The part of an RNA shown here (large-subunit ribosomal RNA, domain IV) has 333 nucleotides and comes from a Phycisphaerae bacterium.
The coordinates come from a structure-prediction model, not an experiment, and the mean pLDDT is 88.
The sequence was found in a public genome assembly.
Context: one part of a larger RNA
RNA sequence: CGGUCCUUAAGGAACUAGGCAAUUUGACCCCGUAACUUCGGGAAAAGGGGUCCCUACCCCUUCGGGGGAGGGCACAGAGAAUCGGCUCUGGCGACUGUUUAUCAAAAACACAGGUCUCUGCCAACACGAAUAGUGGACGUAUAGAGACUGACGCCUGCUCGGUGUGGGAAUGUUAAGGAAGCCGGUCAGCCGCAAGGUGAAGCUGGCGACCGAAGCACCCAUAAACGGCGGCCCUAACUAUGAGGGUCCUAAGGUAGCGAAAUUCCUUGUCGGGUAAGUUCCGACGCGCAUGAAUGGCGUAACGACUGGAGCACUGUCUCAAGGACCGACUCG
Numbered sequence: 001c002g003g004u005c006c007u008u009a010a011g012g013a014a015c016u017a018g019g020c021a022a023u024u025u026g027a028c029c030c031c032g033u034a035a036c037u038u039c040g041g042g043a044a045a046a047g048g049g050g051u052c053c054c055u056a057c058c059c060c061u062u063c064g065g066g067g068g069a070g071g072g073c074a075c076a077g078a079g080a081a082u083c084g085g086c087u088c089u090g091g092c093g094a095c096u097g098u099u100u101a102u103c104a105a106a107a108a109c110a111c112a113g114g115u116c117u118c119u120g121c122c123a124a125c126a127c128g129a130a131u132a133g134u135g136g137a138c139g140u141a142u143a144g145a146g147a148c149u150g151a152c153g154c155c156u157g158c159u160c161g162g163u164g165u166g167g168g169a170a171u172g173u174u175a176a177g178g179a180a181g182c183c184g185g186u187c188a189g190c191c192g193c194a195a196g197g198u199g200a201a202g203c204u205g206g207c208g209a210c211c212g213a214a215g216c217a218c219c220c221a222u223a224a225a226c227g228g229c230g231g232c233c234c235u236a237a238c239u240a241u242g243a244g245g246g247u248c249c250u251a252a253g254g255u256a257g258c259g260a261a262a263u264u265c266c267u268u269g270u271c272g273g274g275u276a277a278g279u280u281c282c283g284a285c286g287c288g289c290a291u292g293a294a295u296g297g298c299g300u301a302a303c304g305a306c307u308g309g310a311g312c313a314c315u316g317u318c319u320c321a322a323g324g325a326c327c328g329a330c331u332c333g
Stems, first nucleotide, its partner, number of pairs: 001328008010319002014317001019314001027051005036041001038151001052072004057068004073077001085312007092304002097109002113149007125135003152299004157229003162226002164222005171217003177211002181207006189198003230248005257291001258288001269285005
């Protein structure tokens, strides 16, 4: 000097990113127990008191004993060990669960519940090279598969122009293929003294009107499908504000809620609360840089090794350090 452990005057979180760590609390019996609530809970809430030994007395007894009342001793009676600290108030997630074996246990995943879509059975879907086989399922739409949301309560607005999906079939476009016709090559023959010209059938190269599905275009529907949900100007008997008006654009211009928020840049917004003092916190306000309704919105009792703020109790976390035990380091051997 380090490690593990023990004790500490006065103070008591002044420590620190943060009460991290360590205290406090603790068993059993009795009393007592709030808001809120889904009436189950919250709750061991909180907060108090007791605990050993003896006994003529009283009560009860399953006859073991228990209770009352009275008495006694100790610093101390759950005499050791084991053995909840508590409360108030936000956020998130309903809950018990699950997870990054080896830095993350969470607000992430899952979850009952909700909704949409597909699937009529050799189902859809999936594995497979497969017309094989198998799962689905020895199931059959109250079933199975896919997707989103995520208890419960109150709710879930407008938009189908784009993308997707479902349906439609008139027209346009459109492949292979078919094909009237047309233009070439070759060539028997014919013409020509020759060069050459012409040239049927067949074979062959090319063009090709027209006929040719789905798809696309087109029409309709569909948002708990992917998504989206405005700007400028003016205006009321002080001022301010703007119920209201005008105008442009759009498929439609954000409804109910919530809101400086796990979302607010400006920002330590402003006001109120809490403190002597509060960039955090709680309640409001709303010019929401850039909230918003199953990418769910807003609440919510209970729950949480989650996360923010406050308090009581308690403490070597600290003021501020000291002493002790053991083990190392170190010195000597």